[in-house]
Molecule: transfer RNA
Organism: Candidatus Portnoybacteria bacterium
RNA sequence: CGGGCUGUAGUAUACCGGCAUUACGCGCCCUUGGGGUGGGCGUAAACCGGGUUCAAUUCCCGGCAGCCCGA
Numbered sequence: 001c002g003g004g005c006u007g008u009a010g011u012a013u014a015c016c017g018g019c020a021u022u023a024c025g026c027g028c029c030c031u032u033g034g035g036g037u038g039g040g041c042g043u044a045a046a047c048c049g050g051g052u053u054c055a056a057u058u059c060c061c062g063g064c065a066g067c068c069c070g071a
Stems, first nucleotide, its partner, number of pairs: 001070007010024003018054001025043006047063005
């Protein structure tokens, strides 16, 4: 310098045009003599900018970051 892949709650992950899923975590409650386990409720997320569209996490363009390949 060129090419490819990836980017979603604190962490890991699903969905891939129409309200973003689940688990762990965290908070409250129940259960216990107390803790753990178990159960209920809640909390919290689409890397950034632009475009297309009635509607974008999803499609297109540019950028940024990480990983891989080549030179």